[in-house]
């Protein structure tokens, strides 16, 4: 959630079940016969009648009773209750599946033949009777039939025994024929149609039984096995057999996996896959097993029997307590369990089955309905048109625009489903009866009759009427489908990556979309994808993976010729391969699924052939392999002897103060005489040079010389054997080092340990000592990065070049060396080939064959158990829970590096001068605070925003106003005003008074006040942005476009060499070429020339002053400001292929970029700024906006950063006296004069400026001071004043007088600077009313020192090499403790389970015996053995849960110790 078909439906508790049904049937076997009905008699009662009232008739009524007719229930008997139905529990087996076999068998009904059924008998139910008992169910006496049951009788081709003779077979043997002996049958009914009894032979069908072959996991299960394996006699069976049972015998079964442990009914067939396979057996069919559990037999043609019996258990029900009773895994249905599975339906109408002579019974089997979208399959839910594409909703780049959407509205039309109404099936044919007919006489064939649960269903026709009929899941990628708001690592998503921390296509909502559809998503489980178990189809150098080596049984797999064989192997043929199912044709339901026909067909069997190959079996060869001869290298073993040289140490002698030892030292030795040296001398242990990319050995290893013994290789020879070979699971040997045992030895060296350093520690590196070991003998051990991380063995492919050992050739011709060719090893480059790539490349990692060993994600873990081995360490074998989404290999690109290598830079080193001490100004951090407003924080914040905070500025804080606002636009409306002035009150803003008050060419315009729409906001996000800015860095570097190289990331160009400041240039070159940077073009200076002179200059000429370019006047000259020139390594000379370098050069003002400036490549820091500005989202709206006053941004224990001014004589005052540039000026700049010590103030001329005004200071020259807290040094207080301004209290500069701190050169450390530079004097400007400027930007004046050099320290380019880093070392990342959570390992022990073995005990029950009792028998019964279910005890083993405490182990944003 609308219809229909068609299938399907305890997957879990083989838990436990109330209730009804599921197995009965036959009076044609047989006895008895109820209820009912019918006749006939006809009691009690008795309406009404009569009547003498005593009583009498009397319909009616039907007890009883007898006769028929019925035939219930129960019984006896037959058949049938072994079939059908259910379940999957056991079971790893001859259980199943296939295919044989059975000469070892059985089969009721059925068929078909052959043969028969005489004549007797006794009984026991029912039933009647007495009788126990609560029930169940019984005992007893008695009667009584029969298709029950016993005898006889007849008897075979039956069946036994005997032993003849034939034929046959794979053996046991089977059959056939003759005889002989001896043994056994039978039933009846009855409607007279018929149906049945018995015996034998034979089919059909159904069963038993045995074999081949196939049938799941675990070797952490390796040995089992006493009826056990055979045999020989016997029981038993339908039959074979250790099936059973005596005796004999010692057998049988296993690596081709026994046994033991889990797990499971098989199969057809059903899913998946391309296929091989993989998982799995639910409907349905076929076989097994089973029926509460476990045993057992009996009846029978069949059973150990679901709906039968006995017996034990369990567990439940009924009792009157004594003692019964029960078995849904049949249909329904009921609790229970579970995530879950239906109706206590309807019919025997088909279809089958028992019975039955039939008609019929009886069937929960069956075939039918009912319930479940649980599955297939079909149908529908409406179809054309229809645009101002309404309205609404969403969304946008928002006056519009898109979108749901032709979608609805609306017209027209259809009518399937479904709802009404009318008709209306198939499925039914045969049996049976009736009638009729043939012929072969019990059959057939015709007609007629009888039977419908489903169902008035299918199905048809008709009506109304778009009318009753859509959902769900998803939109980040994979994967179709996108926007909005909400949220803000929360809440939540999620198969996997993964989203979510204020713009989420990924949460949750909403438009939209998009897939599917009466469905859709989730979960869960298979198989695929996954050649990710590789048979098809994989792999082990380095990713996981070659055993540490070799020997070598089983076992695999094997050289050339030939004969034969036919086991693998082909092929025809023939059974079988059940239907059903898939597949292919054909056909029925209105298609389809569904049904029906028809075909295919791997396997196994079995015949008949083929022989190429591979097996077998026989015969030959010699290329493999071996032996023979002959020659030859070597550190290959083992023993056993010599050697010298160092070390140690003992004696002895010179000899005297130190030695050793490290980065430096100390411990340690030494004056008792050390180290050193010289000489004798022990002792043990290794073998210096030769030596190598050497050489040998299976591997491990092997090194002084010498014998000796013994192994292996090679070469050349081609004499002999004649496939003798390769491989190897197990096994069996070797097997560094350390280790370990027992005994030597012990000079070195040296775990442990001890002391001296180191260090924050230092249980370590480092130094001085020193014990096991180190050596040697025997034993054990058995492992390593036992590595080439590359198993063995054989063929087969290009070449080049080395070096060992050997062979032959040629050549030279007696003085070798050369050349070739072969074969064995070892090295290096490489062709194809191979690889994922680095690499291998005849010594393969290449093509190929064969055998072994090993791999299957990481972590846990080579850890636990178990077992083996070992004296022990330990060592072989080897897991899961649990986690994790990677862990890993090669190669790139960066980044790093206490790796390399070149090369820069005030990087360092040489200088010079500063900071860090002090006072003071700035800035900042922190504390404060009502606020100290905001940002800026390592280099690259901290005299930075801000280039001017007393009010304003101002953003912060208290108070007081205002809410269309302080300021504007634009509509509309009302006033005639605003503004101004003056007055009150206030701290102001404001607020209340009054006074003054509009313009107009009437359309307005002015300006207020209200209303509306538009505001404001230094409020948040610089991690949402524009723009602008710092660093790196003016460092030399970033990139392309084509070609080339690689699978590819990605390289190459740009890398070498040589040179530059420079990816600047030459040269080289699989690259060529270019773009952005670098350099050049721009500016300023430096020198010169033209041009052109005012305010600027004055040389010559004139004039003229006390002087003076102060006038005329000039264009020389200095300047001024505009255009050129000029410098390009262009000349020389040396170096160099060249670019370029190099010079006391040369000329030139200027040389090799001449000196500054602007210019900042890709891109790095989620750098900075949302408070300059702009801008997105968020956020406030009588406030987070705005006005006003006063406070704060100026606060002070500290604290760090940037300055200033000191600390003095290269100096301080006081005096005299020169000399500049860039600039600036009218609310200014101020000359000059005059007044005040002085800031300044009054008068006052110039100049909007090459004219006027601000202007120098160090310096020079005189003088004083004399090393002193000072005549340095000025802070600090104090007192006057002076300007600026509405106002200098908090908070302004400067003067003037008095006061006179700290400070005497600054610790660790740290900054600037390479020449007109540092240093060092002054000036000037912007901001500004002043000004807290000692800041910041310029300018000139004086004017140095030093760089030998690139080893370090910082940063910086290129090459180059490691990487386990890529958020790139301020990176990664290791393990203890401490905290949680999880799973797991031992573990005193306690529980449990299933199996076994052992002894005691045993029911039912067959056997088997039997002296006793029953019976005419036949047989029972009793009682006794054997056997066993069960129970009970014991000992041991195997699994499992659980367990204080204990072991690692895993996981877990910001713990602790190290590195």
């Nucleotide at each position: 959630g609308g219809c229909g078909g068609c299938g399907u439906g305890c997957u879990u508790a083989a838990c436990a079940c109330a209730u009804g049904c599921a197995a009965g049937u036959c009076g044609a076997a047989c006895g008895a016969g109820a209820a009912u009905c019918u006749g006939c008699u006809g009691a009690a009662g008795g309406a009404g009648g009569a009547u003498u009232c005593g009583u009498c008739c009397a319909a009616c009524g039907g007890a009883a009773g007898c006769a028929g007719a019925g035939g219930a229930a129960a019984g006896u008997g037959g058949c049938g209750g072994a079939c059908g139905g259910g379940u999957g529990a056991g079971u790893a087996a001859c259980g199943c599946g296939u295919g044989a076999g059975g000469a070892a068998c059985c089969u009721g009904c059925c068929u078909u033949g052959a043969a028969g059924a005489g004549g007797g008998g006794g009984a026991c139910a029912a039933c009647a009777g007495u009788u126990g008992g609560a029930a169940a169910c019984g005992a007893c006496u008695g009667c009584u039939a029969a298709u029950a049951c016993c005898g006889c009788a007849u008897g075979a081709c039956g069946c036994a025994u005997a032993g003849a003779g034939g034929u046959c077979g794979c053996a046991u043997g089977a059959u056939c024929u003759a005889u002989a002996u001896g043994c056994c049958a039978a039933a009846g009914a009855u409607u007279u149609a018929u149906c049945g009894c018995u015996u034998c032979a034979a089919g059909a069908u159904g069963g038993c039984c045995u074999c081949g072959c196939g049938u799941c996991u675990g070797a952490u299960u390796a040995g089992c096995u006493g009826g056990u394996u055979g045999g020989c006699g016997g029981g038993g069976u339908a039959a074979c057999g250790g099936c059973c049972c005596a005796c004999c015998a010692a057998g049988g079964c296993g690596a081709c996996g026994a046994u033991c442990a889990g797990u499971a009914g098989c199969c057809g067939g059903a899913c998946u896959g391309a296929g091989a396979g993989g998982a799995a057996g639910g409907u349905c069919c076929c076989c097994c097993a089973c029926a509460c559990u476990g045993g057992u037999a009996c009846u029978g043609a069949g059973a150990c029997a679901c709906g039968g019996a006995c017996c034990a258990g369990a567990c439940c029900c009924c009792u009157a307590c004594g003692g019964g009773a029960g078995g849904c895994a049949g249909c329904a249905g009921u609790g229970a369990g579970g995530a879950a599975u239906a109706u206590u339906g309807g019919u025997c109408a088909a279809u089958g089955g028992a019975c039955g002579c039939g008609a019929g019974u009886c069937u929960g089997a069956a075939c039918c309905a009912g319930c479940c979208a649980a599955g297939c399959c079909g149908c529908g839910u409406g179809a054309a048109g229809g645009a101002u594409u309404a309205a609404g909703g969403c969304c946008c780049u928002a006056c519009g625009g898109g979108u749901c959407g032709u979608a609805a509205a609306c017209u027209u039309c259809u009518u399937u489903u479904g709802u009404c109404a009318g008709g209306g099936a198939a499925c039914a044919a045969a049996a049976g009866u009736g009638a009729g007919g043939a012929c072969g006489a019990g059959u057939c064939c015709u007609c007629a009759u009888c039977u419908g649960c489903g169902u008035g269903u299918a199905c048809c026709u008709g009506a109304a009427g778009a009318a009753a009929a859509a959902g769900c899941a998803u939109c980040g990628g994979c994967u179709a489908a996108c926007u909005c708001c909400g949220u803000g690592c929360c809440a939540g998503c999620a198969g996997c990556c993964g989203c979510g921390g204020u713009a989420a296509u990924a949460c949750g909502g909403a438009g939209g979309a998009u897939g599917c559809g009466a469905g859709c998503g989730u979960u869960a489980u298979c198989c695929g994808g996954a050649u990710u178990u590789a048979u098809u189809g994989g792999g082990u150098u380095u990713a996981a993976a070659g055993g540490g080596u070799g020997c070598g049984c089983a076992g695999g797999c094997g050289g050339u010729c030939u004969g034969u064989u036919a086991a693998g192997u082909c092929a025809g043929c023939g059974g079988u391969a059940a239907a059903a199912g898939c597949c292919c044709g054909g056909g029925g339901c209105u298609c389809a699924a569904c049904c029906c026909c028809g075909g295919c067909g791997a396997g196994c069997c079995g015949u008949u052939g083929a022989a190429a190959c591979u097996g077998g079996c026989g015969g030959a060869c010699u290329a493999g392999a071996g032996a023979g001869g002959a020659a030859g290298a070597g550190a290959a073993g083992u023993a056993g002897g010599c050697g010298g040289a160092a070390u140690g140490c003992g004696c002895g002698g010179u000899g005297u103060a130190g030695c050793g030892g490290u980065g430096a030292a100390a411990u340690g030795c030494u004056u008792a005489g050390a180290u050193a040296u010289c000489g004798c001398g022990c002792a043990g242990a290794a073998c210096u040079c030769c030596g190598a990319u050497u050489g040998c050995g299976a591997a491990g290893g092997c090194a002084g010389c010498c014998u000796a013994c013994c192994g292996g290789c090679u070469u050349c020879u081609a004499u002999c054997u004649g496939a003798c070979g390769c491989u190897c699971a197990g096994g069996c040997a070797c097997g560094a080092a350390a280790g370990c045992g027992u005994g030597g030895g012990u000079a070195u060296c040296g775990a442990a340990c001890a002391g001296g350093a180191u260090u924050a520690g230092a249980u370590a590196c480092c130094c001085u000592g020193g014990u096991a070991g180190u050596c040697c003998a025997c034993g054990c051990a058995g492992u390593a990065a036992a590595c080439g991380a590359u198993g063995a063995a054989u063929g087969c492919c290009g070449g080049c070049u080395g070096u060992c050992c050997g062979g032959c050739c040629c050549g030279a011709c007696u003085g070798g060396g050369g050349g070739g060719c072969u074969g064995g090893g070892u090295g290096g480059c490489g062709a194809a080939g191979c690889g994922a790539a680095a690499g291998c490349g005849a010594u393969a990692a290449g093509c190929a064959u064969u055998c072994c060993a090993c791999c299957u994600g990481g972590g846990g873990a080579g850890u636990a158990c178990g077992c083996c081995g070992g004296c022990a360490a330990c060592g072989g074998u080897g897991a899961a829970a649990c986690u994790c989404a990677a862990a890993g290999g090669a190669a790139u690109u960066g980044a790093c590096g206490g790796g390399g290598g070149c090369c820069c830079g005030c990087a360092c080193a040489a200088g010079c001068g500063g900071a860090g001490g002090a006072a003071c100004a700035u800035g900042u951090g922190g504390u404060u605070u009502a606020a100290u407003u905001c940002g800026a924080u390592g280099a690259u914040a901290c005299g930075c925003g801000a280039g001017g905070a007393a009010c304003c500025u101002u953003a912060c804080c208290c108070g007081g106003g205002c809410u269309c606002a302080a300021g504007c636009g634009g509509c509309g409306g009302a006033u005639g005003a605003c503004a101004g002035g003056u007055g009150c009150a206030g701290a102001g803003a404001c607020g209340c008074a009054c006074c003054c008050u509009c313009c107009c060419a009437c359309g307005g315009g002015c300006a207020u006040c209200c209303g509306c729409c538009g505001a404001g906001g230094u409020g948040c996000u610089g991690c949402a942005u524009g723009g602008u800015u710092g660093u790196c860095g003016u460092c030399a570097g970033c990139u392309c476009g084509u070609g080339c190289c690689g699978u590819g990331a990605g390289g190459u160009g740009u890398c070498g060499g040589c040179u530059u400041a420079a990816g600047u240039g030459c040269c080289a070159u699989a690259a060529c070429g270019a773009g952005c940077g670098c350099a050049a073009c721009c500016c300023c200076u430096g020198c010169c020339g033209a041009c052109a002179g005012u305010u600027g200059c004055u040389a010559a000429c004139g004039g003229g002053u006390c002087a003076a370019g102060c006038c005329g006047a000039g264009g020389a000259c200095u300047c001024u400001g505009u255009c050129g020139g000029g410098a390009c390594u262009g000349c020389c000379g040396g170096c160099g292929c060249a670019a370029g370098c190099c010079g006391u050069g040369a000329g030139g003002a200027a040389g090799g970029c001449g000196g500054g400036g602007a210019u900042g490549a890709c891109g790095u820091c989620a750098a900075a700024u949302c408070a300059g500005c702009a801008c997105g989202g968020c956020c406030c709206u009588u406030a987070c906006g705005u006005c006003c006053g006063g406070g704060g941004c100026g606060a002070c224990a500290c604290a760090c950063g940037u300055g200033u001014u000191a600390c003095a004589a290269u100096g301080g005052c006081c005096g005299g006296u020169a000399c500049a540039g860039c600039g600036g000026g009218a609310a200014g700049c101020c000359a000059g004069g005059c007044g005040g010590c002085g800031a300044c103030g009054c008068c006052g001329a110039g100049c909007g400026g090459a004219a006027c005004c601000c202007g120098a200071a160090a310096a020079c020259c005189g003088g004083u001071c004399u090393c002193a807290g000072u005549u340095c040094g000025g802070a600090u207080c104090g007192g006057a004043g002076u300007c600026u301004g509405c106002a200098a209290c908090c908070c302004g500069a400067c003067u003037c007088c008095g006061u006179g701190a700290a400070g005497c050169u600054g610790g660790a450390u740290u900054c600037g600077c390479u020449a007109g530079u540092a240093a060092u004097c002054g000036c000037g400007c912007a901001u500004c009313a002043g000004c807290c400027a000692u800041g910041g930007c310029g300018c000139g004046g004086u004017g140095a020192a030093u760089a030998c050099g690139u080893u370090c320290c910082c940063g910086g380019g290129c090459c180059u090499u490691g990487u386990a880093c890529a958020c790139a070392c301020c990176g990664c990342c290791c393990g203890u403790c401490a905290a949680g959570c999880c799973a797991u390992g031992g573990g005193a022990g306690c529980c449990g389970a299933g199996g076994g073995c052992g002894c005691u005990u045993g029911a039912a029950g067959u056997g088997c015996g039997u002296c006793g009792c029953c019976g005419c028998g036949a047989g029972g019964c009793g009682c006794g053995c054997c056997c066993u279910a069960g129970a009970g005890c014991g000992a041991a083993a195997u699994c499992g849960g659980u367990g204080a405490c204990u072991g690692g182990g895993g996981c877990u944003a910001a713990g602790u110790c190290a590195u």
Predicted 3D model of a 1459-nucleotide RNA (small-subunit ribosomal RNA) from an uncultured organism.
Its Rfam family is "Bacterial small subunit ribosomal RNA".